[in-house]
Context: one part of a larger RNA
RNA sequence: CGUUUGGUGAAUGCCUUGGCAGUAAGAGGCGAUGAAAGACGUGAUACUCUGCGAUAAGCCAUGGGGAGGUGAGAAUAACCUUUGAUCCAUGGAUUUCUGAAUGGGGCAACCCACCUGAUACUGUGUUAUUAUUGCUCUUCGGAGCAGCUAAUAAUGCGGUAAAACAGGUAUUUAUAACCUGAAUACAUAGGGUUAUAAAAGCAAACCCGGGGAACUGAAACAUCUAAGUACCCGGAGGAAAGGAAAUCAAUUGAUACUCCCCUAGUAGCGGCGAGCGAACGGGGACCAGCCGAGCCAUGAGUGUGGUUAGAAUGCGUUGGAAUGCGCAACCAGAGUGGGUGAUAGUCCCGUAUAAGAAGCAUGAUUGGACGUAUUAAGUAGGGCGGAACACGUGAAAUUCUGUCUGAAGAUCGGAGGACCACCUUCGAAGGCUAAGUACUCCUUACUGACCGAUAGUGAACCAGUACCGUGAGGGAAAGGUGAAAAGCACCCCGACGAGGGGAGUGAAACAGUACCUGAAACCGAACGCCU
Numbered sequence: 001c002g003u004u005u006g007g008u009g010a011a012u013g014c015c016u017u018g019g020c021a022g023u024a025a026g027a028g029g030c031g032a033u034g035a036a037a038g039a040c041g042u043g044a045u046a047c048u049c050u051g052c053g054a055u056a057a058g059c060c061a062u063g064g065g066g067a068g069g070u071g072a073g074a075a076u077a078a079c080c081u082u083u084g085a086u087c088c089a090u091g092g093a094u095u096u097c098u099g100a101a102u103g104g105g106g107c108a109a110c111c112c113a114c115c116u117g118a119u120a121c122u123g124u125g126u127u128a129u130u131a132u133u134g135c136u137c138u139u140c141g142g143a144g145c146a147g148c149u150a151a152u153a154a155u156g157c158g159g160u161a162a163a164a165c166a167g168g169u170a171u172u173u174a175u176a177a178c179c180u181g182a183a184u185a186c187a188u189a190g191g192g193u194u195a196u197a198a199a200a201g202c203a204a205a206c207c208c209g210g211g212g213a214a215c216u217g218a219a220a221c222a223u224c225u226a227a228g229u230a231c232c233c234g235g236a237g238g239a240a241a242g243g244a245a246a247u248c249a250a251u252u253g254a255u256a257c258u259c260c261c262c263u264a265g266u267a268g269c270g271g272c273g274a275g276c277g278a279a280c281g282g283g284g285a286c287c288a289g290c291c292g293a294g295c296c297a298u299g300a301g302u303g304u305g306g307u308u309a310g311a312a313u314g315c316g317u318u319g320g321a322a323u324g325c326g327c328a329a330c331c332a333g334a335g336u337g338g339g340u341g342a343u344a345g346u347c348c349c350g351u352a353u354a355a356g357a358a359g360c361a362u363g364a365u366u367g368g369a370c371g372u373a374u375u376a377a378g379u380a381g382g383g384c385g386g387a388a389c390a391c392g393u394g395a396a397a398u399u400c401u402g403u404c405u406g407a408a409g410a411u412c413g414g415a416g417g418a419c420c421a422c423c424u425u426c427g428a429a430g431g432c433u434a435a436g437u438a439c440u441c442c443u444u445a446c447u448g449a450c451c452g453a454u455a456g457u458g459a460a461c462c463a464g465u466a467c468c469g470u471g472a473g474g475g476a477a478a479g480g481u482g483a484a485a486a487g488c489a490c491c492c493c494g495a496c497g498a499g500g501g502g503a504g505u506g507a508a509a510c511a512g513u514a515c516c517u518g519a520a521a522c523c524g525a526a527c528g529c530c531u
Stems, first nucleotide, its partner, number of pairs: 001528007013516001014480002018451002020448007027440002029202002037098003040053003044076001047073003059092006068080003103112003113169005119161013133146005171199010206237001207235005217224001221271001247254002258285005268276002289432003295368003301362004307355003313328005329346002331335001337349003381405008391417001412427005467474002487515001490502004
């Protein structure tokens, strides 16, 4: 050096419990009736996950269902169950402690309270019964009246309670009542107590409003851009916002708003640089108008719904195993899919189809209750300073307004891109409004010329874990025996080891839990050749 055979090592191949991207429906909230998120407990049980909460892998009821069950890592014991368990659906009960956390405090899951009740003991009042004394009556059983004390029971009022139990006790706002109460006489403001109701906090994106950067680009940089973006704050809904012309148009007329495609990278704006960038009009989606359009009850029907029924195959052959191959059959409103010892329409679960409890959703009809504004002044407009409009102050209309001003009154007013006239068109300074549109923390079903364990989520595996950091925060690695544990009884070497050799299981053990396949680098051994 070559050939062969091993070790190490983990690539590759095959697989998929997990992801990714969508489609169609649903849902679009939960929370002082205590949420989200947790701590601690809870089993015959040491730990972790899951479930649950001192009634603690569970309790009750209704409906379904019909033979097994006592969740997983994992067995054993002891039990439950046709007197119907386990399980599924729905509705209730319980629901420690923390947490908005709300009695006060606090270094979350801890500490410390007060009031009331219940309970116990005790004092006292009333009533009843029993025992007892006196008198009267007596049919000698007893009855009536008066009195004293005691016991028991019920009930009312008061007192005291160590521990344990139940309920209440935060703040703000609104409403109501009561008690107080200034300057200030009556009063009012203010303060306090009680009752009732509401709010708060969490949550992925979408939406509206209030604030609002810089890097960057301009090949530097200051107007400009990035961008009203990121980010912060407030608020709401299943959508939000907008919305029924003081709108456009141009001598015909159109007719709320929202969204999409054009118009169009056009007209314009712009240190006329970088760049920014419409509208009219046309075509579509959807259509609805109005001054509560709706609300409450009823519930013909329709949908969903745990669940139930659900067709049809044998033989031979190879093999460890038939779903393969060969031959001969059958079903199909079912030949989507998954599993079963290899590739199954006819083995199993299912699928098509059909039925359908409670509940839920939608909803025809009928009845009831409520409401129905009235023409908008410190406004329009103007001056100064800003901002929004594609429009950077420009010839700058239009919209908003910090400040100073300030009309008209339908015989009036606004607009038609300075402004004026004519003409046209509309009626501001009050309000509501579905659909078309945006999004997906989440549920169900389905799909993929998407990934296949260095990929696909950071996470296929007990992962936001281990670990790192004072902290904000950062953040992994890690899948595969076999059809079935049948997971190697027993023997031998060894230290009653580790590891190995036999034996046995298995189709296979070079499939032995350092487990499918097992490349290369790297390290040996045997043989051959060269120096």

The part of an RNA shown here (large-subunit ribosomal RNA, domain I) has 531 nucleotides and comes from uncultured Roseobacter sp. Its Rfam family is "Bacterial large subunit ribosomal RNA". Its family is annotated with structural constituent of ribosome and ribosome in the Gene Ontology. The sequence was found in a public genome assembly.